[in-house]
RNA sequence: CGCGACAAAGGCAAACUCGCCGAAAGGCGGGGACGCAAAGCCACGAGGCUAAAGCGGACGCGAAUGCGCCGGCCAGGCCAGUCGGGUUACCGAAC
Numbered sequence: 001c002g003c004g005a006c007a008a009a010g011g012c013a014a015a016c017u018c019g020c021c022g023a024a025a026g027g028c029g030g031g032g033a034c035g036c037a038a039a040g041c042c043a044c045g046a047g048g049c050u051a052a053a054g055c056g057g058a059c060g061c062g063a064a065u066g067c068g069c070c071g072g073c074c075a076g077g078c079c080a081g082u083c084g085g086g087u088u089a090c091c092g093a094a095c
Base pairs, nucleotide, nucleotide: 002095003092004091011036012035016031017030018029019028020027021026034081040087041086042085044084045083046082047079048078049077054073055072057070059068060067061066
């Protein structure tokens, strides 16, 4: 340095739940532990999730600018506990 123990000291915190933010995915905080040797951090690659605004289409109403409703497209939004990659880090058995 790699690596990862029926070691030691610790750490994080899934589902669920309460509150807040958000259109949503999801995020933050409290409770709570399924698990994690990077389940620390970073959206660089892949993959997945959401689609408010925007764009297009159908239908209905209206004199009209429009309004309502259905569905399609769309990420510079989200996921680091989906994988890969980058980066930092406690301990020291076996190899």
A computed fold for a 95-nucleotide RNA from a Gemmatimonadota bacterium, annotated as c-di-GMP-I-GGC riboswitch aptamer. The source organism's lineage runs through Bacteria, Pseudomonadati and Gemmatimonadota. Of the family's consensus pairs, 95% are formed in the model.